A computed fold for a 260-nucleotide part of an RNA from a Phycisphaeraceae bacterium, annotated as large-subunit ribosomal RNA, domain VI. Its mean pLDDT, the model's own confidence on a scale to 100, is 88.

Context: one part of a larger RNA
RNA sequence: CGUUCCAGACUUGACAGGAGUCAACCUUAGUACGAGAGGACUGGGUUGGACCGACCCCUGGUGUUCCAGUUGGGCCGCUAGGCCCACAGCUGGGUAGCUACGUCGGGCAGGGAUAACCGCUGAAAGCAUCUAAGCGGGAAGCCCCCCUGGAGAUGAGGUCUGGUUGCAUUCGCGUGAGACCCCCGGUAGACCACCGGGUUGAUAGGCCGCAGGUGUAAGGGCUGAGAGGCCCUCAGCUGAGCGGUACUAACGGUCGAAGG
Numbered sequence: 001c002g003u004u005c006c007a008g009a010c011u012u013g014a015c016a017g018g019a020g021u022c023a024a025c026c027u028u029a030g031u032a033c034g035a036g037a038g039g040a041c042u043g044g045g046u047u048g049g050a051c052c053g054a055c056c057c058c059u060g061g062u063g064u065u066c067c068a069g070u071u072g073g074g075c076c077g078c079u080a081g082g083c084c085c086a087c088a089g090c091u092g093g094g095u096a097g098c099u100a101c102g103u104c105g106g107g108c109a110g111g112g113a114u115a116a117c118c119g120c121u122g123a124a125a126g127c128a129u130c131u132a133a134g135c136g137g138g139a140a141g142c143c144c145c146c147c148u149g150g151a152g153a154u155g156a157g158g159u160c161u162g163g164u165u166g167c168a169u170u171c172g173c174g175u176g177a178g179a180c181c182c183c184c185g186g187u188a189g190a191c192c193a194c195c196g197g198g199u200u201g202a203u204a205g206g207c208c209g210c211a212g213g214u215g216u217a218a219g220g221g222c223u224g225a226g227a228g229g230c231c232c233u234c235a236g237c238u239g240a241g242c243g244g245u246a247c248u249a250a251c252g253g254u255c256g257a258a259g260g
Base pairs, nucleotide, nucleotide: 001152005163006162007161008160009159010158011157015149016148017147018146021049022048023047024046025045026044027043033038051106052105053104054103055102059100060099061098062097066093067092068091069090070089071086072085073084074083075082076081110144111143112142117137118136119135120134166173167172178255179254180253181252182198183197184196185195186194203249204248205247206245207244208243209242210241212238213237214236219232220231221230222229223228
């Protein structure tokens, strides 16, 4: 821009893509078969491998914005307490998120048309013949069924809901469902898009509470020659998590539809 008024939702499915797997065990059954040795077809059930999808409750990993310990050096005059550098200095842990080594799910079943092949009826050709007319069966394969995209499918589909009143009539003005720019953001993301919010507000930050993490801060007291230990203290600190609270920031604008 189109889809022949403008919008907001929900859809149909032309077409396209994906999936489609393999094995072992139990049983049928030590049966059929076979002199024996051996040893099924078929049907039922269970489990697993690889693959695919989703997720983070569990188990782990990561977690250079969280906590602690500690070595050498520098600095804050010194002690104490801290900050900085040394691969994040090193080491022990670790929330959210992201993840596999973790968890859950998937292949099923069914229908249709067939291949080789197996048949029924059956002539040409008094017989025979699955075929010439006609009718069945028959594959992990084909089509459907399952999952995903999908009406620019210009053949532009469908349904529901909302808004189309006026003035002027040459151009236009205004109302209006709704939408956008802009702003605050993230379950989204390279950008765009998508999603949430914009004071009639909990969208983000801050603050408060909680969870989770670390593991008992500083300071003081008691004790010990001292290193240190004990008490106040399951303390102190704390990123992303869960809630609450307008304290801060969401300011300010634009577009937007006929004819009868």